[in-house]
Context: one part of a larger RNA
This record gives sequence, structure tokens and C1' cells, in this order.
RNA sequence: UGACCGGGGCCCCCACCAGCCGCGGAACAUGUGGAUUAAUUCCAUGCCACCCCAAAAACCCUUACCUGGGCUUGACCUACACCAGAUCCCCCCAAAAAUGUAGUUUCCCUUGUGGCUGGUGUACAGGUGGUGCAUGGCUGUCGUCAGCUCGUGUCGUGAGAUGUUGGGUUAAGUCCCGCAACGAGCGCAACCCUUGUCUUAUGUUGCCAGCACGUUAUGGUGGGGAUUCAUGAAAAACUCCCGGGGUUAAUUCGGAGGAAGGUGGGGAGGACGUCAAGUCUUCAUCCCCCUUAUGUCCAGGGCUUCCCCCAUGUUCCAAUGUCCGGUCCAAUGCGCAGCGAGCCUGUGAGGGUGAGCUAAUCGCUUAAAGCCGGUCUUAGUUCGGAUUGGGGUCUGCAACUCGACCCCAUGAAGUCGGAGUCGCUAGUAAUCGCAGAUCAGCAAUGCUGCGGUGAAUACGUUCCCGGGCCU
Repeated sequence: UGACCGGGGCCCCCACCAGCCGCGGAACAUGUGGAUUAAUUCCAUGCCACCCCAAAAACCCUUACCUGGGCUUGACCUACACCAGAUCCCCCCAAAAAUGUAGUUUCCCUUGUGGCUGGUGUACAGGUGGUGCAUGGCUGUCGUCAGCUCGUGUCGUGAGAUGUUGGGUUAAGUCCCGCAACGAGCGCAACCCUUGUCUUAUGUUGCCAGCACGUUAUGGUGGGGAUUCAUGAAAAACUCCCGGGGUUAAUUCGGAGGAAGGUGGGGAGGACGUCAAGUCUUCAUCCCCCUUAUGUCCAGGGCUUCCCCCAUGUUCCAAUGUCCGGUCCAAUGCGCAGCGAGCCUGUGAGGGUGAGCUAAUCGCUUAAAGCCGGUCUUAGUUCGGAUUGGGGUCUGCAACUCGACCCCAUGAAGUCGGAGUCGCUAGUAAUCGCAGAUCAGCAAUGCUGCGGUGAAUACGUUCCCGGGCCU
């Protein structure tokens, strides 16, 4: 000077408290460990690994693993020397394929040290092989915590101190006052995006108040720019105004006006650094290692095993409910090897036909919870849906290992969960559906977004965890 303390003082945080919903019990899904295996590829391991890398493992590819069959200048790049002439496409036979064999075809001209293809040879290629404790880049975490420093000056023999401490205040090293300090930088805040109000301009593919036409019905049509909405531009919030507190300050409490009030809500944005944190399997890269193999091509298998443990979820155990009938209202997105209306057909998943749409025009697209009516009457049930049998649909060369979905049948555990433990302070929790990426199909109950309905509680800082300042 730091760090630490079951030392002290001050302060903050869903940290506790007060509440609400969960997890821990059951079944299943997914991931890890362990076990197994020819292989079950590798990485990630307290918080900061475990629906993580993976925004998609049936085969091929992915794929890095295993078994078997092949190749060795190579699947891929560049260069040189020599030889040959075509190559590509098509096609016979063998083979699991890679591949081999036999046919067919047989190049262009500026005729050369040509382009192209094949062969031989040499340099070399190649490596998801090792080391993240050699590295770059990127990322997590403390933590969106309020800190971390510098120049000059001053003090101290010096390490260093001061500034940055003190009194107030703030979300904030935010600001004010004081002070041997005076200033400055990286952070904070603001500038950026989005959302909430209004004005204005422009109205198509959007809208339809008023005027007409037409339809079983619909902005369907003429037309209109009012409204919604869209796309631009501007305004608006600054403790501005009033009152109380305060040092006449910073600022705080209450009020007015206002769509919004004290950083309005949300996002992006993460200082100096810490953890030799993570990644050599995105990529790049030093060194080491392999070079008829740790490279590369192919077929099949595996990554999907299963006594068990753990983690994260989904569905539950029901009446604020299940089932049946009727009925109301979204937003974000996506679409040409695509979205697919309407009609016909099937109990259904689907099938047939196919309008329109390169999309504010057409389609995905009937949102669900909700509301109205009925049924069930406390049961292992009209709860719950696992498991299993049978029959189908779709994608795709191909659903056996190992896909999703539909119909009929079957109808397991489960009656609210021990110790313990997670999340959340408002359009939040809870609950309800919808869309998208990946994608032929799908393991999605995951992830990323979108809207609908919509709470309870916070006395407070004694205590637990973490953090900041002074000592």
C1' cells in the first nucleotide's frame, strides 16, 4: 500500500422481511455423471458446467467415433520436368459402395516452353492431432457495481500520501460547500434505438365519417383525406411554476398543470482490472507430433445403450375444474424448389384439383384463455394421461436399429410433495395462445420474439448472501 476479520460506523441490492407462483414427490422430455459398448466422437464441471457448444444425429452429408473395403503428390492449392491425347456427358459388366473393366464420343486456335485432362517424379498438400499454462480474436464473471487513474504542485529519508478524505446530497467519484491542492482522463449521465402524447406533410397496397352505386354478405366500386394507420419532419419534461424543509447551496417532500414528473418504461452500451476463468472443434496462429497415415474416399454401425444418481423443463394429481355446443377480440413474423384460398373427398392425420401472391394487395391465419348454455358431483372419477396392441397418413432412395402425426382399443404412477431451495416489485409475477430461426421430415415440452387476461405485498434494515465508502 493492499487483502482479510464469527472488529466498528454509514449506505445499497428480490439480499432478508411481507407476499405470489414454483422446484424437491409421480410420469415423461432434454442434458450431464456413472455403468455398458467395437464405438457409445469431443468440449463445458461451485456461483460463472449440466434444453451448454448443438438455430434440428434415420442413411449419406453433418461426423470429429467404431468395423470393414479402398487410395498414396493424394478429396483441395501452387510450381517445375518428362510422357500421352483428349476431357466432359451417355453407357455394358462386377461390386455394399468407393472403385475397376469394356464401349461410344474424340477439342480450340494466335502451331507454342499454349490452354485442358490423365500418368511418372520432385517441392509440397492435408490433420476437428497435442498444448487456451505459448497466443490473437471473441466471451463469461465480479457488475451497469461506482469506481480506476494521470499531469503539475505540496508533504514524507523512503515505500508512498494528498487530490479521491470531511459536512450534506444523489441511482451515481451525481452535485454543492469546505479543504495544499489545482486541473484532467477512462467510467456515471447525456447523445443512439424503441415505446407512451400532440402538430404538420404525404395518402397506396392502408382507412371509410359524409355523398353515391352494387351485393345473401364484405371498402366490393366511384369517390374522399376527416379518422385509424404507415412513412418523414417538428414540439413536448427542464425540479420550469407554487408551498414546506435545507446553509441564501446542492437537493428533498407535497401540490398544480400535463399524455407523461423528477434518469417516464424498455433496450443497446460493461471503466482499470480479477479468476494462468472458457474457447487451438468458428476463425487465425508459435511450437511439438502424423505423412502408404493421426491424411483422404466409401458401405454399414454408433453419437438414440440403461440397474442407478443429479440438473433443467413439460404434463399432473382436478370443480376457480374436465368434456360438449354456441359466440368475441390480437400482435410480432414468414412465404416462389415457397405460402397455398375456394371446391370435392376422408372419423382424422391427410389426399385430389388449384385461384391469388415476388406480397400494408394474396396466403400461412378459425388465436387461446374469456363470455353464454349444458353435463359430470368428490370418485383413482367423464381427473390424469404414461405404457402397450392393432390399423393408417406424411416427408424422404430408405422410418428395423431410430421420425412426427392420426384413428380404435388399453388406461400406469399420481389425492399437492421431507430436509431444503428458486424466481418475481407492475402491465411485473401468474396464466393463455401465436409466430420465427434451424429445417425434406422431426425428437421443440427447448430457444428467440409477439400480443391477450392480469394480481398480492414491501412495516422496515435486527438477521443471511453479495457489494461500496471511512476507520